[in-house]
Notes: This is a predicted structure of a 114-nucleotide RNA (c-di-GMP-I-GGC riboswitch aptamer) from a Chloroflexota bacterium. Of the family's consensus pairs, 100% are formed in the model. The organism belongs to Chloroflexota, within Bacteria.

RNA sequence: AGUGGAAAAGGCAAACCUUUCGAAAGAUAGGGACGCAAAGUCACGGGUCUAAACCAGUUGGUCCAGCCAGCAGUUAGCGCAGGGCCAGCCGGCAAGACCGCCGGACCGCCAAAC
Numbered sequence: 001a002g003u004g005g006a007a008a009a010g011g012c013a014a015a016c017c018u019u020u021c022g023a024a025a026g027a028u029a030g031g032g033a034c035g036c037a038a039a040g041u042c043a044c045g046g047g048u049c050u051a052a053a054c055c056a057g058u059u060g061g062u063c064c065a066g067c068c069a070g071c072a073g074u075u076a077g078c079g080c081a082g083g084g085c086c087a088g089c090c091g092g093c094a095a096g097a098c099c100g101c102c103g104g105a106c107c108g109c110c111a112a113a114c
Base pairs, nucleotide, nucleotide: 002114003111004110011036012035016031017030018029020027021026034100040106041105042104044103045102046101047098048097049096050095054092055091057089058088059087060086061085062084063083064082066080067079070078071077
């Protein structure tokens, strides 16, 4: 130094509950322990998660102004085509989150055999 079987000094703390922040993922603090030899630190690569805002599509509502081919029958209605706003759904990018998913970087306690 690799390595991690047992132990000591100790350390951390999943789910869940409470609290605060956040749109959410999630995070802070307290309780609590499923586990952990890096479950210490860093979102660097992969991965996973979120979707308020923004953009595109689509559906519905509402408002505005336009047109008359067909129906209807003389004035604008059904309709056709367009725009604004609101809401729902769906997709996307920026963005955000997770190191207790894998890899990488940095630092670190103890110790038997090899």